Predicted 3D model of a 99-nucleotide RNA (TPP riboswitch aptamer (THI element)) from a Thermoanaerobaculales bacterium. Its mean pLDDT, the model's own confidence on a scale to 100, is 79. Rfam family: TPP riboswitch aptamer (THI element). About the family: Vitamin B(1) in its active form thiamin pyrophosphate (TPP) is an essential coenzyme that is synthesised by coupling of pyrimidine and thiazole moieties in bacteria. The previously detected thiamin-regulatory element, thi box was extended, resulting in a new, highly conserved RNA secondary structure, the THI element, which is widely distributed in eubacteria and also occurs in some archaea. Analysis of operon structures identified a large number of new candidate thiamin-regulated genes, mostly transporters, in various prokaryotic organisms. The THI element is a riboswitch that directly binds to TPP to regulate gene expression through a variety of mechanisms in archaea, bacteria and eukaryotes. through a variety of mechanisms in archaea, bacteria and eukaryotes. Tandem TPP riboswitches have been reported where both TPP riboswitches respond independently to TPP. The structure of TPP riboswitch has been reported for Escherichia coli and Arabidopsis thaliana. Rfam 15.1 lists 16,130 matches to the family in 8,693 species.
């Protein structure tokens, strides 16, 4: 130099769903308490940042389960999607010098 990965820095980008009870109750709105998750709204937590399935659209989708629910799988060799040749480690590969 290149390349994988870790960690810090700095900047962004994301999702909060279902179901049971109790209150107040016109929708609803507050607590508790179960699923499944990395994470189910104020945690400044967790998750991603182009190596990009972190999330969005397709979706009021389709097959399976479940009390229910993106709960699992397809859809996804589908289309979008958000910073830096900032800084430190390790590992590995080329180069050039010396010996």
């Nucleotide at each position: 130099g290149c390349g994988u990965u870790u960690c810090c820095g700095u900047g962004g980008g994301g999702g909060u769903g279902c179901c049971c009870c109790g209150c107040c109750g016109g929708c609803g709105g507050c607590g508790g308490g179960g699923c499944u998750g990395a994470g189910a709204g104020c945690a400044c937590a967790c998750c991603c940042c182009u190596c990009g399935a972190a999330c969005c659209u397709g979706a009021u989708c389709c097959g399976g389960g479940u009390c229910a629910u993106g709960c699992c799988g397809g859809c996804g060799g589908a289309g979008g999607g958000a910073u830096c040749u900032g800084g430190a480690g390790a590992c590995g590969c080329c180069c050039a010098c010396u010996u």